[in-house]
RNA sequence: GGAGGUAACCGGGGGAGCUCCUUUCUAGGGGCUGAGAGGAGGCCUGGGGAGGCCUCGACCCCUGGAACCUGACCUGGGUAAUGCCAGCGUAGGGAAGGUUACCUCGGCGCCGG
Numbered sequence: 001g002g003a004g005g006u007a008a009c010c011g012g013g014g015g016a017g018c019u020c021c022u023u024u025c026u027a028g029g030g031g032c033u034g035a036g037a038g039g040a041g042g043c044c045u046g047g048g049g050a051g052g053c054c055u056c057g058a059c060c061c062c063u064g065g066a067a068c069c070u071g072a073c074c075u076g077g078g079u080a081a082u083g084c085c086a087g088c089g090u091a092g093g094g095a096a097g098g099u100u101a102c103c104u105c106g107g108c109g110c111c112g113g
Stems, first nucleotide, its partner, number of pairs: 002105009011062004017032006026046001039056007068093003074087004
């Protein structure tokens, strides 16, 4: 110097579903899958416990890219129910950066210098 790996930091991308109970009313507490199931603060809309957005946080992913989105109100199975499992999937998209530290790149034999 090169290749591979791990971690941290800066940078970038992403999702947050299904369900039950309870007058603690825009709340409290459980169950399922999962790395994560909207944790903190704020704003907007709505009106029955709902929907959306912003900042931060946790988590996952960053091209060797199934993190995530589309197809999809899809297909099969299963469940109390749900992207719960599988198919679809060699499909179409998807973040196109960097720094630092540490670890590994072995053993034996033979040949030549």